[in-house]
This is a predicted structure of a 72-nucleotide RNA (transfer RNA) from Johnevansia muelleri (SeqCode). The RNAcentral record of the sequence draws on ENA and Rfam. The source organism's lineage runs through Bacteria, Pseudomonadati, Johnevansiales (SeqCode), Johnevansiaceae (SeqCode) and Johnevansia (SeqCode). Model confidence (mean pLDDT): 82 of 100.

RNA sequence: GUGGAUGUAGCUUAGUGGUAGAGCACCGGAUUGUGGCUCCGGGGGUCAUGGGUUCGAUCCCCAUCAUUCACC
Numbered sequence: 001g002u003g004g005a006u007g008u009a010g011c012u013u014a015g016u017g018g019u020a021g022a023g024c025a026c027c028g029g030a031u032u033g034u035g036g037c038u039c040c041g042g043g044g045g046u047c048a049u050g051g052g053u054u055c056g057a058u059c060c061c062c063a064u065c066a067u068u069c070a071c072c
Base pairs, nucleotide, nucleotide: 001071002070003069004068005067006066007065010024011023012022013021018055026042027041028040029039030038048064049063050062051061052060
């Protein structure tokens, strides 16, 4: 340089056009002599960035950025 893949919560990830979810972690409570385990509740998201299509975009299209794979 050419072609592909991935980008969503602190981490791992689901979500194929109609209000963004889960697990772990974090915070509070119950339980316990203390801690852990367990149970209940809660907070946390510019869906990488910028445009486009659409009544409506995490999702479709384009560009850019980051990581990564193959080829050269």